[in-house]
RNA sequence: GGGCCAGUAGCUCAAUCGGUAGAGCGUCUAACUCAUAAUUAGCAGGUAACGGGUUCGAAACCCGUCUGGCCCA
Numbered sequence: 001g002g003g004c005c006a007g008u009a010g011c012u013c014a015a016u017c018g019g020u021a022g023a024g025c026g027u028c029u030a031a032c033u034c035a036u037a038a039u040u041a042g043c044a045g046g047u048a049a050c051g052g053g054u055u056c057g058a059a060a061c062c063c064g065u066c067u068g069g070c071c072c073a
Base pairs, nucleotide, nucleotide: 001072002071003070004069005068006067007066010025011024012023013022019056028042029041030040031039049065050064051063052062053061
């Protein structure tokens, strides 16, 4: 220098063919307990890496940029 893959909640990851973004774990609250843990119930938490474009509508399509990984030279 070139190619491929990935970037979504605090962490690990989903989401058919474009139609209001979810799960598990964790945090917090409550119940239970003398207390803690475990268990049960519930709440909160995301400008979807960034900037544009297409579209009535984009996490998903197109272009560029950044970061990480792998391969080639």

This is a predicted structure of a 73-nucleotide RNA (transfer RNA) from Siphonobacter sp. BAB-5385. Model confidence (mean pLDDT): 83 of 100. The source organism's lineage runs through Bacteria, Pseudomonadati, Bacteroidota, Cytophagaceae and Siphonobacter. It matches the Rfam family "tRNA". Gene Ontology term of the family: triplet codon-amino acid adaptor activity. It is annotated as a transfer RNA.